[in-house]
Context: one part of a larger RNA
RNA sequence: AGCGAACGCUGGCGGCAUGCUUAACACAUGCAAGUCGCACGGGCAGUAGCAAUAUUGUCAGUGGCGGACGGGUGAGUAACGCGUAGGAAUCUAUCCUUGGAUGGGGGACAACCGUGGGAAACUACGGCUAAUACCGCAUAAUGCCUGAGGGCCAAAGACGUAAGUCGUCUGGGGAGGAGCCUGCGUCUGAUUAGGUAGUUGGUGGGGUAAAGGCCUACCAAGCCUGCGAUCAGUAGCUGGUCUGAGAGGAUGAUCAGCCACAUUGGGACUGAGACACGGCCCAAACUCCUACGGGAGGCAGCAGUGGGGAAUAUUGGACAAUGGGGGCAACCCUGAUCCAGCAAUGCCGCGUGGGUGAAGAAGGUUUUCGGAUUGUAAAGCCCUUUUGGCGGGGACGAUGAUGACGGUACCCGCAGAAUAAGCUCCGGCUAACUUCGUGCCAGCAGCCGCGGUAAUACGAAGGGGGCUAGCGUUGCUC
Repeated sequence: AGCGAACGCUGGCGGCAUGCUUAACACAUGCAAGUCGCACGGGCAGUAGCAAUAUUGUCAGUGGCGGACGGGUGAGUAACGCGUAGGAAUCUAUCCUUGGAUGGGGGACAACCGUGGGAAACUACGGCUAAUACCGCAUAAUGCCUGAGGGCCAAAGACGUAAGUCGUCUGGGGAGGAGCCUGCGUCUGAUUAGGUAGUUGGUGGGGUAAAGGCCUACCAAGCCUGCGAUCAGUAGCUGGUCUGAGAGGAUGAUCAGCCACAUUGGGACUGAGACACGGCCCAAACUCCUACGGGAGGCAGCAGUGGGGAAUAUUGGACAAUGGGGGCAACCCUGAUCCAGCAAUGCCGCGUGGGUGAAGAAGGUUUUCGGAUUGUAAAGCCCUUUUGGCGGGGACGAUGAUGACGGUACCCGCAGAAUAAGCUCCGGCUAACUUCGUGCCAGCAGCCGCGGUAAUACGAAGGGGGCUAGCGUUGCUC
């Protein structure tokens, strides 16, 4: 000098930040990812109609896109994990740009209906049905494969009176994104010296979007290591942050980039993208329901609870803004976000009044009893009104409409010094001294050291020094 601090005493206001550093301990409750009727068929309710039907709302279902983003945490990881500089053997939904195509058919499955099973979760069988769901056929290159002869691959419609718009399929290019490889850098220990058999390389094969022992068969015997391999311990990395004149040292909260993880361990499915926090399956521990046959769950999302701890907040408001998902749109969703609440946790700003006022009042303290000091301090007199209170007006943020914040900020008016000061120290270091009490006791203390009868060092008082809505102590870093 600094801190995500804590503790003690004290505490007026505002702005801006920050707030489980410990148990990656366990979690009640609510919310945190939906959306589309301009893909599709139904159920229910309403409206119009004699009806067929049309239309509106809603409900679940089929289907599409999104749930791989956003948000959290740092357990693991000493590693191409991260940082930096490069590389070649790759993929990429949506988006942008630029070509071509969009012909003709078919069979199902939910919902629904019927019959059942089950305590429940849920589930079986039969029957009907639509589609931008599914499957053939056609077309087939500037696409893919190739032994260069040839072979192969697609589609879906919807809305609109129409113009057309939004889609669908298949190529080329781009942007952004992602995967992979490499040089260099990246903590401690030698009281860890040898380590390694898919190990190191080759060939054939497999696998992947893609290079590769990535996997496999065979062959060779390599490969790493005192420039520290291996092993053990510790640890997410970085931009940065703190300190320091710098070099350096320490650190990695908040914000930003990357990585890893989602009760523990394993696995794949779907998909452009996951081996997927609020998806699936298996195993385990734990918790809950049960009719004992069987089921359900995963806050390291936002709040909140218990526990641990010196210690860390509201079960708040709004989608108004910014951004994200879906939708042609209207709009819906969004604990991302924007706000509000709590906390002197920090930084910054302001206030607790200003002027005048000597009888140097009273009181206190001290005294050599003359006085000195508290001290212009108070009172008194004259002012002001920040903050707070009351009344009125009232935004920017929103280029037309739409404001959670919020009747907030800010402005005007009114009354009234009114509502507002503490903490610590005073032996030396180190700014600041006397009296009383105590008597090696009680106690103080960062170091030196004080205290055994005149203690500036303990306790109290008066006085003084320092900082100030804080002050002091403790802890940690330089």